Small-subunit ribosomal RNA, 5' domain from a metagenome, 519 nucleotides, folded computationally.
[in-house]
Context: one part of a larger RNA
RNA sequence: GAAUGAACGUUGGCGGCAUGGAUUAGGCAUGCAAGUCGUGCGAAAAGCAUUAGAUUGACGCUUCGGUUGAUUUCUAAUGUGGACAGCGGCGAAAGGGUGAGUAACGCGUAGUUAUCUGCCCCAGGGUCUAGAAUAGCCUCGGGAAACUGAGGGUAAUGCUAGAUAAUAUCUCCGGAUCAAAGGUGUGAUUCCGCCCUGGGAGGAGACUGCGUACUACUAGCUUGUUGGUGGGGUAAAGGCCUACCAAGGCUACGAUGGUUAGCGGGCGUGAGAGCGUGGCCCGUCACACUGGGACUGAGACACUGCCCAGACACCUACGGGUGGCUGCAGUCGAGAAUCUUCCUCAAUGGGCGCAAGCCUGAAGGAGCAAUGCCGCGUGCGGGAUGAAGGCCCUCGGGUUGUAAACCGCAAAAGUAAGGCGGAAGGUCUGCUGAAGAAGCAGAUUUGACCAAUUUACAGUAAGGACGGGCUAAGUUCGUGCCAGCAGCCGCGGUAAGACGAACCGUCCAAACGUUAUUC
Numbered sequence: 001g002a003a004u005g006a007a008c009g010u011u012g013g014c015g016g017c018a019u020g021g022a023u024u025a026g027g028c029a030u031g032c033a034a035g036u037c038g039u040g041c042g043a044a045a046a047g048c049a050u051u052a053g054a055u056u057g058a059c060g061c062u063u064c065g066g067u068u069g070a071u072u073u074c075u076a077a078u079g080u081g082g083a084c085a086g087c088g089g090c091g092a093a094a095g096g097g098u099g100a101g102u103a104a105c106g107c108g109u110a111g112u113u114a115u116c117u118g119c120c121c122c123a124g125g126g127u128c129u130a131g132a133a134u135a136g137c138c139u140c141g142g143g144a145a146a147c148u149g150a151g152g153g154u155a156a157u158g159c160u161a162g163a164u165a166a167u168a169u170c171u172c173c174g175g176a177u178c179a180a181a182g183g184u185g186u187g188a189u190u191c192c193g194c195c196c197u198g199g200g201a202g203g204a205g206a207c208u209g210c211g212u213a214c215u216a217c218u219a220g221c222u223u224g225u226u227g228g229u230g231g232g233g234u235a236a237a238g239g240c241c242u243a244c245c246a247a248g249g250c251u252a253c254g255a256u257g258g259u260u261a262g263c264g265g266g267c268g269u270g271a272g273a274g275c276g277u278g279g280c281c282c283g284u285c286a287c288a289c290u291g292g293g294a295c296u297g298a299g300a301c302a303c304u305g306c307c308c309a310g311a312c313a314c315c316u317a318c319g320g321g322u323g324g325c326u327g328c329a330g331u332c333g334a335g336a337a338u339c340u341u342c343c344u345c346a347a348u349g350g351g352c353g354c355a356a357g358c359c360u361g362a363a364g365g366a367g368c369a370a371u372g373c374c375g376c377g378u379g380c381g382g383g384a385u386g387a388a389g390g391c392c393c394u395c396g397g398g399u400u401g402u403a404a405a406c407c408g409c410a411a412a413a414g415u416a417a418g419g420c421g422g423a424a425g426g427u428c429u430g431c432u433g434a435a436g437a438a439g440c441a442g443a444u445u446u447g448a449c450c451a452a453u454u455u456a457c458a459g460u461a462a463g464g465a466c467g468g469g470c471u472a473a474g475u476u477c478g479u480g481c482c483a484g485c486a487g488c489c490g491c492g493g494u495a496a497g498a499c500g501a502a503c504c505g506u507c508c509a510a511a512c513g514u515u516a517u518u519c
Stems, first nucleotide, its partner, number of pairs: 001519004006515005013376006019369002026332003030329003035090003040087002047080008060067002097287003106212008115204003120200008128162004137152006168177003182192002213259003220250003225247008262284004266277004289310005312323004340366001342365003348362001349360004379409004389400004412460001414457004421450002425445008463508005468489003474503005484491002
């Protein structure tokens, strides 16, 4: 000099864009952060419509008995509708957070293949016939609660059996084996699905070469250890596991142990080589109270799933239960130190759905903080009796200083009005069309937040550090080795340009200094 996720001191007008728990991976109240599908299924509340029956009985007529029947209420059936639940499907393995662990095929780079792959795209073929349950529901219980038992009966795109069977799988090449689900709508095709096979895309698993921190005051380490055979296991090679056999394998080119640490793209600095670093953003790995385990599934050994153990906390009728913010806000603690318990799904993206749409603390925005970078403003022009005041003085004057006053004039913030754009789409209707496919046209609808631009009003905004040398900028007074200063050299013991104050000056400026750390 440059830099920082900074902190502290003094000061502080506005805007844009960023950034903001680095310490206790310490503990957490509360709310929200993953749902969706009624065009898979049976049942079903409110509501609505139609029909039938009962009931009420306005106006009119009347022989006062009634008649007509607007209307009221109820019941039943049918249709529609679809709240709260249930079965079923897809999603919940993404998105979001953190860096504890890890010195490792974890990451980086270049390769390899013994493998898998839901949704999506392309192609070929198929979608036949039956059956048994179970939840919801009803009845009867247990329990403080969480929850749960028995009996009865019901549905499916849930489950099972049979048929069919190649380009699939196995094969002794003869053969053997394996599937499915329907739904809406129509006069009908269409449409959305389902099953098998091959290919693709994207994704995932596994392996290898090389690279990737300190330490020898750590020198030996290893028994599933190194290799083989048989078997098992996996989607898949393999001591991955197991039985037997052999006795190997690694190491001074640093094994083993210890300490520290997520890695990379990058970032800081530097002329470069290098050194330091890995916050935000992107890629990747690992973790989800601590430890272990599997289940489901295309995918997990699963942050807001399950089981077991532990610590902690909460509820309890003491029998027993419940919980996991390293999601977004927020709270306590510790700390020099790090924000709102905000708005919206309008945009972008994700999940489900034919769609309308629903969900989305992802995201888009707003709020707070000079934390950083950048931009703007705090005026501009004129103005000498060089006013007053302050300071210095050789008492003549000098300086503050065109500075102020005073005159004239733009424009920033703010307030009020204003509402371009950020919107692409969706829905409906019409036309073409076999079509509810597709295309075209028209109509209609969707804004949380920011805010272009235009007009009117008017004084609302400067400090901090420094002034002995390095280093730009000095005088007076006070103090008297005291009080104090200080990055280094060093100042202070009675005229201190170095301490404190004043005036003046210098440098930066909404900042200026200090501390810490890196080059």

Model confidence (mean pLDDT): 81 of 100.